This is a predicted structure of a 594-nucleotide part of an RNA (large-subunit ribosomal RNA, domain I) from an Acidobacteriota bacterium.
Its mean pLDDT, the model's own confidence on a scale to 100, is 83.
The organism belongs to Acidobacteriota, within Bacteria.
The full RNA is in RNAcentral, with records from ENA.
It matches the Rfam family "Bacterial large subunit ribosomal RNA". Gene Ontology terms of the family: ribosome and structural constituent of ribosome.
Context: one part of a larger RNA
């Protein structure tokens, strides 16, 4: 040197563990924010680094409940000083405080800084101190107001609203490429990423100018099927419905114009016809027409609907108006009946119940012997049990602790459901006439483009940039070029819940999910330490023991390093470089070899 053995070092694998995490199911709950948010920066403690909670009222003020004995948040103990059964600490609901930056909003700014104006308060005054206002849009109101005469633009003041953040889900404007086609160019990818803009607890859409076929359905929205079909397609790649059946969950309404009333503007009107609800006298007369715009009232449909006339029939009561008188008729308020209602159809509120959520409460049952450093384990005897779920407790505990089955509870906040006060509605049917109204630069047509499963195609259908440019029910639109016929609806205004989609945060459960190179990147003071100008990128790192009992005391030493006694414990090869401590790598000693 090499092999074996034993005994160490190193090292942190491996076995155990689990405070972290993953997925899931259900629940509630879907915002926060000019009343300064999300987020931070600085400060706050008797001592006070970091956390953490607060905010110059600063580990905190104060009200109302719970609750019952100890507190004075955590690493992290100890000193000093204190509260508390007159109920502290601590939980939970209202409130008060809440520096500075941040949308940051008097102006500036290199975030957490500097600088003003005007207004009250303190003060004789200047100064200072402390409050308050002073930002930009947009919408109303008002006042003023050029060039330029009326007016406009701009200006000023006032009042109400906006802005910013915040996982995904929805909607809308724009909109790729890589890729596939085994190139590539139309196509594909994909209206996807991805930018913007806007909402809402969901959002869109939604009460037919619809499907269908000669039978018939009857808002929208979702699954499931239809169906990988019908088709589209350099007929390549590849994209792809629709009705029809089956579920889920249902809700149907306001308008606009015919007409009539009241208001206003403008125009027109001197014959007093015409009007002034009718009929007769009377009286009246810038009353009246017409056209525009407001308001009410009508009205809303496809067996067409409505609206003006005239005529029938049924319909409570009182008041008052409609120039005057008598008589009819008419509107309009009140009561009364009926009947509906705050998610749409019209809208605010309050009281009062019940249930829910935010603190909690009660809550059964065992001794003992052995072995152990402990007993929950063995042996013996016994109990509970609407409760043998679970965590814990020096080893495994239904009767030791926390709980657990059952059960009860809220002054205060908040959500929900209910009464019930409260708010609204009430003339309808029908025969006949009349041609008055039914949503316009709109349908529609030509060109050009997009959307439809549909690539221009025989190409409806929906949208629309240019240019043309209708009709009013004997009217107009679809039924996939177009025409007949039939046959369904009836554009060009607008509302709507519920099934549907999603999950940052909350709260409870569950797991043939992970067990610290795993599981979040992150069990630890982790989006940290560090890296990067910067977008960004991003780590590693858990475990003494039952309990600090964390080794007084001696000793060796330059020694606050080690280390040897001594004591501590069941163990110190459990000694804070701490449970097991595998290998690879160093060593010591002893045998064999060379």
């Nucleotide at each position: 040197g090499g092999c074996a053995u034993a005994c160490g070092g190193c090292g942190g694998a491996u076995g155990c563990c689990u405070u972290g995490g993953c997925g899931u199911a259900g629940g509630a709950a879907g915002g926060c924010g000019a009343u300064g948010a999300a987020g931070g920066a600085c400060g706050u403690g008797g001592u006070u680094a970091g956390c953490u909670g607060c905010g110059a009222a600063a580990a905190g003020c104060u009200u109302c409940g719970g609750g019952g004995a100890g507190c004075u948040g955590c690493u992290a103990a100890g000193c000093a000083a204190g509260c508390u059964u007159u109920g502290a600490u601590c939980c939970g609901a209202g409130g008060g405080u809440c520096u500075c930056c941040g949308a940051a909003u008097a102006g500036g700014g290199a975030a957490a800084c500097c600088u003003a104006u005007c207004c009250c308060a303190u003060u004789g005054a200047a100064g200072a101190u402390g409050g308050g206002a002073u930002a930009u849009c947009u919408u109303c109101a008002u006042c003023u107001g050029a060039a330029u005469a009326c007016a406009u633009a701009g200006g000023g003041u006032g009042a109400a609203g906006a802005g910013g953040c915040g996982a995904a889900c929805c909607c809308a404007g724009g909109g790729a490429a890589g890729u596939g086609a085994a190139c590539c160019a139309u196509c594909u990818u994909a209206g996807u990423a991805c930018c913007u803009g806007g909402a809402g607890g969901a959002a869109c859409a939604g009460a037919a100018a619809a499907c269908a076929a000669c039978c018939g359905u009857g808002a929208u929205u979702c699954c499931c099927c239809c169906a990988g079909u019908a088709g589209c397609g350099g007929c390549g790649a590849g994209c792809g419905a629709a009705a029809a059946g089956g579920g889920a969950u249902c809700a149907g309404c306001c308008u606009a114009a015919a007409c009539c009333g009241c208001a206003u503007a403008c125009a027109u009107g001197u014959g007093a016809u015409a009007g002034u609800u009718c009929g007769u006298a009377c009286a009246u007369g810038u009353u009246g027409u017409g056209u525009g715009u407001g308001c009410g009232g009508g009205g809303u449909c496809a067996u067409g609907g409505g609206g003006c006339c005239u005529g029938a029939c049924a319909u409570g009561g009182c008041u008052u108006u409609g120039g005057u008188a008598c008589g009819a008729c008419a509107a309009a308020g009140c009561c009364a009946a009926a009947g509906a209602g705050u998610u749409a159809c019209a809208a605010a509120a309050a009281a009062c119940a019940g249930c829910a959520u935010u603190a909690g409460c009660u809550g059964a049952a065992u001794a003992u012997u052995c072995u152990g450093g402990g007993a929950a384990g063995u042996g013996u005897a016994a109990c509970c049990a609407g409760a043998g779920a679970a965590g814990g407790u020096g080893a495994u505990a239904g009767u030791c602790c926390u709980g657990u089955a059952a059960g009860c509870g809220a002054a205060a906040a908040u959500g929900u459901u209910g009464u019930u006060u409260c708010u609204c509605u009430u003339u309808g049917u029908u025969a006949g006439g009349u041609u008055c109204c039914c949503g316009a630069g709109u349908a529609c047509c030509a060109c050009g483009g997009g959307a439809c499963a549909c690539g221009a195609g025989g190409a409806a259908u929906c949208u629309u940039g240019u240019g043309g440019g209708a009709a009013u029910u004997u009217g107009g639109g679809a039924g996939g070029a177009c025409c007949u016929u039939c046959u369904c609806c009836u554009a060009a205004g607008g509302c709507u819940a519920a099934a549907u989609a999603c999950u940052c945060a909350c709260c409870u459960g569950c797991g043939a999910c992970c067990g610290a190179u795993a599981g979040u990147g992150a069990a630890c003071c982790a989006g940290u330490a560090c890296c990067g100008u910067g977008a960004g990128g991003g780590a590693a790192a858990g475990g003494u023991g039952a309990a600090a009992a964390g080794a007084a005391c001696c000793c060796c030493u330059g020694u606050u390093a080690g280390g040897g006694g001594a004591g501590u414990g069941a163990a110190a090869u459990a000694g804070u470089a701490c449970c097991u401590g595998a290998a690879a790598c160093c060593g010591u000693a002893u045998g064999c070899u060379u």